[in-house]
C1' cells in the first nucleotide's frame, strides 16, 4: 500500500413483496400490534372442455420443466421352478411403471445500471395442500416474504443536471 473480512449510508440485483394510516417503545436508525391500499395468488356457474381418479393418488405458488440413453433401487400384473407348516417365501423370464443420480438434447428465467442487438455469465430450486378443486360471472378467501452486490461490445433517439 492492495485484499479479504465487519459495520453505516447511498445505489442497485432477484421477488407480487412497496406506500401508507392509527397506537405503543426508542435519543436516533428503526421496531411491536392493528388498519388501508399498489401489486400478486386461489376457490367459485350456465356454456364450453375432459375421459380423468381409485397409492405408481391428484392438484397450487414459482423460470425451475420437458424428451431420450444405459445404471441402482421399489411396486404391481403374468407365467414357470422349488421349498410347504397350505398362511406363504426364494428364483428366473416377461409386461408396466415409481424414486434417485449420470450423459445428452429441447425449452423456460435472470444479470451485465433507460432501450436493442451482439457477446458473456448464472438458475431450472424450495416450499404447500391432503384424497380434493377444468374454465369459470356474481360470490368467497389468502399474501403484501426474504434473500442478495452486478458493471463486456456496439448503435440509434430523448429527457434532466452541479455531477451523474
Nucleotide at each position: 500500500a492492495a485484499g479479504a473480512g465487519g459495520c453505516a449510508c447511498a445505489c442497485g440485483c432477484c421477488u407480487a413483496g412497496c406506500c401508507u394510516c392509527g397506537c405503543g417503545g426508542g435519543u436516533g436508525g428503526c421496531u411491536g400490534c392493528g388498519g388501508g391500499g399498489a401489486c400478486g395468488g386461489g376457490g367459485g356457474a350456465c356454456c364450453c372442455a375432459u375421459c380423468a381418479u381409485c397409492u405408481c393418488g391428484g392438484g397450487g405458488c414459482g423460470a425451475a420443466u420437458c424428451u431420450c440413453g444405459g445404471g441402482u433401487u421399489g411396486g404391481g400384473g403374468c407365467g414357470g421352478c422349488g421349498c410347504c407348516g397350505a398362511g406363504g417365501c426364494g428364483c428366473c423370464g416377461u409386461c408396466u411403471g415409481g424414486a434417485c443420480a449420470c450423459g445428452a438434447g429441447a425449452g423456460c428465467g435472470g444479470c451485465g445500471a433507460a432501450c436493442u442487438c451482439c457477446c458473456g455469465c448464472c438458475g431450472c430450486a424450495g416450499c404447500c395442500c391432503g384424497u380434493c378443486a377444468g374454465c369459470u360471472a356474481a360470490c368467497c378467501c389468502c399474501g403484501g416474504c426474504g434473500g442478495c452486490g452486478u458493471c463486456g461490445g456496439a448503435g440509434g433517439a430523448a429527457c434532466c443536471u452541479g455531477a451523474g
Predicted 3D model of a 164-nucleotide RNA (c-di-AMP riboswitch aptamer (ydaO/yuaA leader)) from a Chloroflexota bacterium. Its Rfam family is "c-di-AMP riboswitch aptamer (ydaO/yuaA leader)". On this family, see Barrick et al., Proc Natl Acad Sci U S A 2004: "New RNA motifs suggest an expanded scope for riboswitches in bacterial genetic control". The coordinates come from a structure-prediction model, not an experiment, and the mean pLDDT is 77. The organism belongs to Chloroflexota, within Bacteria. It was read from a public genome assembly, where an Rfam model found it.